[in-house]
The prediction has a mean pLDDT of 79. The RNA shown here (Guanidine-I riboswitch aptamer) has 102 nucleotides and comes from Thermaerobacillus caldiproteolyticus. The sequence was found by an Rfam model in a public genome assembly. Lineage of the source: Bacteria > Bacillati > Caryophanales > Anoxybacillaceae > Thermaerobacillus.

């Protein structure tokens, strides 16, 4: 320098805040019926959510096969700031298997 997929997706969890719903407070109203504040309110509502967390499916590699279908097996390892970014906002989200370290 080049090539190759340390592959892709879904569900869940650790975690996260506060747009919506709910809850609480204050004000207003009884024709209509809301406005503001609180996430140090997570709430058997919803939302965001892991490269280094879990599970599954597909994919890929190798071997077998009657070489069609399919079957088996593998898919390793992984310490990590500060700062910035998005959505309403925040975060193990993204920058990022980054900087750095061993």
């Nucleotide at each position: 320098u080049u090539g190759a997929a340390a592959g892709u997706u879904u569900u869940c969890u650790a975690g996260g805040g506060u747009u919506c719903c709910g809850u609480g407070g204050u004000u207003a109203u009884c024709u209509g019926c809301a406005a503001c504040c609180a996430g140090u309110c997570u709430g058997u509502g919803a939302c965001c959510g892991a490269g280094a967390g879990a599970a599954a499916a597909c994919g890929c590699g190798c071997a077998g096969g009657g070489u069609u279908a399919c079957u088996g097996u593998g898919u390793a390892c992984a310490c990590g700031g500060a700062g910035g970014g998005a959505c309403a906002a925040a975060a193990g989200c993204c920058c990022g298997g980054g900087a750095g370290g061993a």